[in-house]
The prediction has a mean pLDDT of 83. This is a predicted structure of a 72-nucleotide RNA (transfer RNA) from a Chloroflexia bacterium. Its Rfam family is "tRNA". It is annotated as a transfer RNA.
RNA sequence: GAUGCAGUAGCCAAGCGGUAAGGCGGCCGGCUGCAAACCGGCCAAUCAGGGGUUCGACUCCCCUCUGCAUCU
Numbered sequence: 001g002a003u004g005c006a007g008u009a010g011c012c013a014a015g016c017g018g019u020a021a022g023g024c025g026g027c028c029g030g031c032u033g034c035a036a037a038c039c040g041g042c043c044a045a046u047c048a049g050g051g052g053u054u055c056g057a058c059u060c061c062c063c064u065c066u067g068c069a070u071c072u
Base pairs, nucleotide, nucleotide: 001071002070003069004068005067006066007065010024011023012022018055025043026042027041028040029039030038048064049063050062051061052060
């Protein structure tokens, strides 16, 4: 330098055109003699950044950034 894959809450991770699941975690409460476990509620994502297409974009297209792999 070329090509491919990936980037979504503090962490892991689903979603692949129509309001962004779930788990871990944190906070509060229930239960308990106190805890753990379990149960209930709540918190938390400008979907890496910018632009384009579209009535509508995490999703499709282009550029850029970061990481990984292969090739040179």